[in-house]
Context: one part of a larger RNA
RNA sequence: CUCUCGUUAAGGAACUCGGCACACUAGCCCCGUAACUUCGGGAUAAGGGGUGCCCUUCGUCGAAAGGCGUAAGGGUCUCAGUAAAGUGGCUCGGGUGACUGUUUAGCAAAAACACAUCUCUCUGCAAACUCGAAAGAGGACGUAUAGGGAGUGACACCUGCCCAGUGCUGGAAGGUUAAGGGAAUUUGUCAGUGAGAGUAAUCUUACGAAGCAUUGAACCGAAGCCCCAGUAAACGGCGGCCGUAACUAUAACGGUCCUAAGGUAGCGAAAUUCCUUGUGGGGUAAGUUCCCACGCGCACGAAUGGUGUAACAACCUGAGCGCUGUCUCAACGAGAGACUCG
Repeated sequence: CUCUCGUUAAGGAACUCGGCACACUAGCCCCGUAACUUCGGGAUAAGGGGUGCCCUUCGUCGAAAGGCGUAAGGGUCUCAGUAAAGUGGCUCGGGUGACUGUUUAGCAAAAACACAUCUCUCUGCAAACUCGAAAGAGGACGUAUAGGGAGUGACACCUGCCCAGUGCUGGAAGGUUAAGGGAAUUUGUCAGUGAGAGUAAUCUUACGAAGCAUUGAACCGAAGCCCCAGUAAACGGCGGCCGUAACUAUAACGGUCCUAAGGUAGCGAAAUUCCUUGUGGGGUAAGUUCCCACGCGCACGAAUGGUGUAACAACCUGAGCGCUGUCUCAACGAGAGACUCG
C1' cells in the first nucleotide's frame, strides 16, 4: 500500500449525479395514533413509558407436588436486564402503474408484460379458428352466460365532432371483366386452271375447290373492381387570413377562404414545452431539480382512452427529522495479503 472488519474528539450530508455506503431503529407489554379513505384500511402510523433478579399479596387448574396467568407493593445488582445472536429508521409532497403476480438463464425487474373490468368483431355446431398434402386432431366429450380474434386495463366521473381517404359489412340497376362457349375470318398444304420459256421431257410464275391443319372477330360469360349505402371502443383525422369595445391591451362580435370534419369535456412548460433556468408564488442564506398556479399546448386530449383516485411498489423524483467516518480530515486497532528471509 490492497482487502475484510472494529472504534473515534468537535461538527453532522458541509460528501456526492444522488445520503451510494454506513449508522440509527428493532423483541414483548402498556399508553397513544393524523390527513385521507373504496370504511376494509392508512397503522407496528407518528410519539411516549416499561423490561433483570428476590420477597409479599391475588386468580385459576390440580388430591398433592407443582403448572399457568395478571396486577399491585417492597427489596436488590450492573455502565448496560429484547445485556449475546437474531431483530422495522421515520415523516411530508409529486409522477407512473390500480392491486398479488411476470420478464431480458449470463449488464435492464421497470413506468415494460400480465391482470380482473369494459368494448368491438367472428362463430348455430360437421362452429369459427389452428395444426396437418390427407386421414385426422385440437377447439370440446364444450354449444352464444360458449368458443376464437382485437383493443383497453381495478374503481369513480366520462368517452365529443368527422365515413372524404383506407379497411370491413351490405347492395345490386349500369360499366368493365377470366376460363369456357361461340364460330365469322386468316394462313399453310394441295387436285386443278391460266400465263411464260422450251422441239420435247420439263422448268418458272399467278390463281386456287374439297379435305386436313392454322388463326381465331362479333356475341354469351361469375366474383372482383368502378358504383350505391352503412360503419370510428375499425386504420385514422379533428384549419387559415383580416377587422372590431370611450386610455392601452385584448376581442364576447363580424367578414372571408378552405375542409370529410375543424379538438368538445378535462388536463396542460407535463415521462409531452423547442424558445426555456417561460412568468408569478412556495420552500432555501442561496433552488437549471421540486411543489402550486398561469396558458402563445414548437408538437396534450378522450378505450392508440381523458381526468382523478384510497391501498400497494427492491419503481422515478423533491423536502424534512433522526442517525452516522459520506465528508471537514484523518487517526488508531484486528485479521488476511503485498514485501524480505527460509

RNAcentral holds the full RNA, with entries from ENA and SILVA. Large-subunit ribosomal RNA, domain IV from a Candidatus Omnitrophota bacterium, 342 nucleotides, folded computationally. It matches the Rfam family "Bacterial large subunit ribosomal RNA". The organism belongs to Candidatus Omnitrophota, within Bacteria.